[in-house]
RNA sequence: UUCUUAUCAAGAGCAGGCGGAGGGACGAGCCCGAUGAAGCCCGGCAACCGACCCAGCAUUUUUGCUGGGCACGGUGCUAAUUCUUGCAGCGAAAGCUGAUAGAUAAGAA
Repeated sequence: UUCUUAUCAAGAGCAGGCGGAGGGACGAGCCCGAUGAAGCCCGGCAACCGACCCAGCAUUUUUGCUGGGCACGGUGCUAAUUCUUGCAGCGAAAGCUGAUAGAUAAGAA
């Protein structure tokens, strides 16, 4: 980098420190930002993977599966539904549904 699978309506600092102008993937829109953006540190949220604990089932031992707990390790996240929309269908409209794209995790090449 590509592919597969799963998830994306919840949650997390109104004054934490450094930092200084940008940021919300991309286009359009609409927003956030010197009452301080990005980034880094700290704090916090969260159970995707591992470890550990509990229960049930299967299993001759070993272990496996399912559910729950747990932030110890590996990530991730911490304005707005993945901020809305970008293609298609339905609908008079408002809007709804699906796909695409994107993000994250685990596995594979």